The RNA shown here (transfer RNA) has 74 nucleotides and comes from Deinococcus maricopensis DSM 21211. It matches the Rfam family "tRNA". Rfam links the family to the GO term triplet codon-amino acid adaptor activity. Model confidence (mean pLDDT): 81 of 100.
RNA sequence: AGUGUUUUAGCUCAGCUGGUUAGAGCACACGACUCAUAAUCGUGGGGUCGACAGUUCAAGUCUGUCCAUCGCCA
Numbered sequence: 001a002g003u004g005u006u007u008u009a010g011c012u013c014a015g016c017u018g019g020u021u022a023g024a025g026c027a028c029a030c031g032a033c034u035c036a037u038a039a040u041c042g043u044g045g046g047g048u049c050g051a052c053a054g055u056u057c058a059a060g061u062c063u064g065u066c067c068a069u070c071g072c073c074a
Base pairs, nucleotide, nucleotide: 002072003071004070006068010026011025012024013023019057028044029043030042031041032040050066051065052064053063054062
C1' cells in the first nucleotide's frame, strides 16, 4: 500500500425493518434500613451515539471520506 471488523454513559454491552422520551447491568451521589459499616431496597446525576459531509419529512440505524482499534494478505 490492499482488505475486513469494531466505535453508543466512567466500565461491559443492548438498541428490531429509519419513526413515539436513547436504554440495561456494574460503578457513582443521595435517602431508607443499622449503634456503625457492608449487604439489600428506593431515588437521582451522567451521552455532541468517533469526526465531517450526503440521502430523507425524519438518521444511533442508510451512503461516502477521514481518525482510532483489532485482524487478514503481501